[in-house]
Model confidence (mean pLDDT): 82 of 100. A computed fold for a 531-nucleotide part of an RNA from a metagenome, annotated as small-subunit ribosomal RNA, 5' domain.
Context: one part of a larger RNA
RNA sequence: GAACGAACGCUGGCGGCGCGUUUUAAGCAUGCAAGUCGGACGGUAGAGGGAGCUUGCUCCCUUGAGAGUGGCGAACGGGUGAGUAACACGUAGAUGAUCUGCCUUAAGGUGGGGGAUAGCCUGUAGAAAUAUAGGGUAAUACCGCAUGUGGCCUAUGGUUUUUGAUACUUUAGGUUAAAGGGACAAUUGUUUUGCCUUAAGAUGAGUCUGCGGUCCAUUAGCUUGUUGGUGGGGUAAGAGCCUACCAAGGCAGUGAUGGAUAGCCGGCCUGAGAGGGUGUACGGUCACACUGGGACUGAGACACGGCCCAGACUCCUACGGGAGGCAGCAGCUAAGAAUCUUCCGCAAUGGGCGAAAGCCUGACGGAGCGACGCCGCGUGAAUGAAGAAGGCCGAGAGGUUGUAAAGUUCUUUUCUUGUUGAAGAAUAAAGACUGGAGUGGAAAGCCAGUUUGAUGACGUUAUUCAAGGAAUAAGCCCCGGCCAAUUACGUGCCAGCAGCCGCGGUAACACGUAAGGGGCGAGCGUUGUUC
Numbered sequence: 001g002a003a004c005g006a007a008c009g010c011u012g013g014c015g016g017c018g019c020g021u022u023u024u025a026a027g028c029a030u031g032c033a034a035g036u037c038g039g040a041c042g043g044u045a046g047a048g049g050g051a052g053c054u055u056g057c058u059c060c061c062u063u064g065a066g067a068g069u070g071g072c073g074a075a076c077g078g079g080u081g082a083g084u085a086a087c088a089c090g091u092a093g094a095u096g097a098u099c100u101g102c103c104u105u106a107a108g109g110u111g112g113g114g115g116a117u118a119g120c121c122u123g124u125a126g127a128a129a130u131a132u133a134g135g136g137u138a139a140u141a142c143c144g145c146a147u148g149u150g151g152c153c154u155a156u157g158g159u160u161u162u163u164g165a166u167a168c169u170u171u172a173g174g175u176u177a178a179a180g181g182g183a184c185a186a187u188u189g190u191u192u193u194g195c196c197u198u199a200a201g202a203u204g205a206g207u208c209u210g211c212g213g214u215c216c217a218u219u220a221g222c223u224u225g226u227u228g229g230u231g232g233g234g235u236a237a238g239a240g241c242c243u244a245c246c247a248a249g250g251c252a253g254u255g256a257u258g259g260a261u262a263g264c265c266g267g268c269c270u271g272a273g274a275g276g277g278u279g280u281a282c283g284g285u286c287a288c289a290c291u292g293g294g295a296c297u298g299a300g301a302c303a304c305g306g307c308c309c310a311g312a313c314u315c316c317u318a319c320g321g322g323a324g325g326c327a328g329c330a331g332c333u334a335a336g337a338a339u340c341u342u343c344c345g346c347a348a349u350g351g352g353c354g355a356a357a358g359c360c361u362g363a364c365g366g367a368g369c370g371a372c373g374c375c376g377c378g379u380g381a382a383u384g385a386a387g388a389a390g391g392c393c394g395a396g397a398g399g400u401u402g403u404a405a406a407g408u409u410c411u412u413u414u415c416u417u418g419u420u421g422a423a424g425a426a427u428a429a430a431g432a433c434u435g436g437a438g439u440g441g442a443a444a445g446c447c448a449g450u451u452u453g454a455u456g457a458c459g460u461u462a463u464u465c466a467a468g469g470a471a472u473a474a475g476c477c478c479c480g481g482c483c484a485a486u487u488a489c490g491u492g493c494c495a496g497c498a499g500c501c502g503c504g505g506u507a508a509c510a511c512g513u514a515a516g517g518g519g520c521g522a523g524c525g526u527u528g529u530u531c
Base pairs, nucleotide, nucleotide: 001531002530003529004528006527007526008525009524010523013377014376015375016374017373018372019370020369021335026333027332028331030330031329032328035072036071037070040069041068046063047062048061049060050059051058052057053056079288080287081286089212090211091210092209093208094207095206098205099204103201104200105199106198107197108196109195110194111145113143114142120135121134122133123132124131125130150176151175152174153173154172155171157169158168159167180193181192182191183190184189214260215259216258221251222250223249226248227247228246229245230244231243232242233241263285264284265283266282267278268277269276270275290311291310292309293308294307313324314323315322316321341367343366344365345364349363350361351360352359353358380410381409382408383407390401391400392399393398415468416467417466418465431451432450433449434448435447436446475520476519477518478517479516480501481500482499486515487514488513489512490511496503497502
C1' cells in the first nucleotide's frame, strides 16, 4: 500500500447491487418447510331437490368434505462442516466387472380365473398413545393358469476379439409377463392413456486405476483376514468383501505405523511475476442429520422433517405407560467483540402429483432490519470588500479567519404534499377456427398453423407532471521526524502521549484546550488477520 463474512469509538442524508452466528455439530417454546391423484378402488358425513306418508322417519336424484386401500413422489430441493489425510476431492482414464424409476426410439403382447383385506358395522382393553375380536366389501392391491415376438439358464457347433461366449450366431431342452381407466360412437368398434416383455439411447449412479495437494522422526518399525492361492458363499458388479483349508507373506528412510490439524475444488486476496495466504457468498463434489448401531421398503437410502434397538436429555401421565429431535424458514435461550423479520406471494423460474383445471412448494421471487462492503448522487450555484462584527495572533501598525459570512440574483438534483402510471416483469393453460396424415360407417382423437384469451406478491412500485421553499442533510482523524499540515495559553517527569525513534522535570511545534492548517469524506480513525 491492498484486502476483509469483520468488531470497537465518534458521526450519519438518499439510492442501486451484494453480504449478514467465523463462537456452542450447544439446547430449543410456537407456526410453517411434502404432498398429490375420484380419469385406479369401495364408499360416506353434510348440503340442495323430489316422493311416500306413520309428521319425523324412509326412499330416489345431484353435489360431495374428511378418512381408508392403491399409484407416483417423499433418495430431489433446503441446511451444516462435526467427522474424514481418504480414490474424500481435483485431473486423466478403465468398466471385456456393473445397475439405471420417470423420458425418447424400435419390435411384440395385453387371454382367462381365484382368494383375501382396509375403509364400514358390532364389540373389548386403555388416562392417552394405541391395541384387539367377530361380520362383510372393491381395485391398476395380492396369487395361480395360458401364451412366448423375445429374454435368461444348460448343452452344442461356428465367426470375431485384446486374456476370459466379451459380442454375433445354429440346434435341442428348461424357465419367465401383463391391468385397467377415459373419450367418441352404439352392438362392436375407433382412439387415447396406462400395463407387460425385449433391444437401443439419454440421464443418473456404483466400482477400479495413474498422478496431485498439510505438519511432526522430540512418532521407526507396523500387520494375522494380515499378503497370496484353492473351494464355497455374497453383491447390480471385480475383490479377503465373507468363510474353510493351504502357503508365509505384505508395507516401510522415495517416511510405513502413530500423533496433530483440516471437508476438497472452481475460485478469492495479495504480488510485476514466481510465489504466499485462504476456501465466507455463488457453482461442483463429499460427509453428516441428538449420540452409537441396524436393517426394511424401493429403480435409487442403510433415508434431516421414515422404522427398530441402546444411550443422554426434555416433555405428558390416571404411575401401568407413552411422546420428541430446527446443522429447513422465521424465532427463543445460552455463549460471544459480533451477525437480521416468529413478514408477503406462488405473479415469475424451477420441482412433485395430476389427462387437465389445479393443489403443494420458508426452493424461489420479493419486501423488512444492519453504512457490513462496493458503486453512484446530494448537503446548493453565481455575484458580493464597508476586506463588517466576533475569534485568534501581535509591543504597535496591523495580520489572519476571508468571498468566507451577511446582502443580491438564480436553480430544485434531493425533500414534502399531491398527480400520473397497472409501463416493464408476460410468457401463456384451457377454449375457438383453418389445413393435413392415417384408420374408420362416422365421431372423437393425432400433427401443423392462425386468432380470441383469465392471472402481479413486489406495489401507496419505477417513472412522469405540478406546487412549495436553500429549503431536509458534515463529520472524523491528524499537524516533532518517518508524513501533507503551527501558533498561543494551561500543565510542570505531574496529568498524560506513543506505530518506531521518543516527548513531558517552568518559555513543550510531541500532553490538554483554542485558533489556524493538512488529509479523507457519509464516512473517518483504531484493533484484529493475510499478502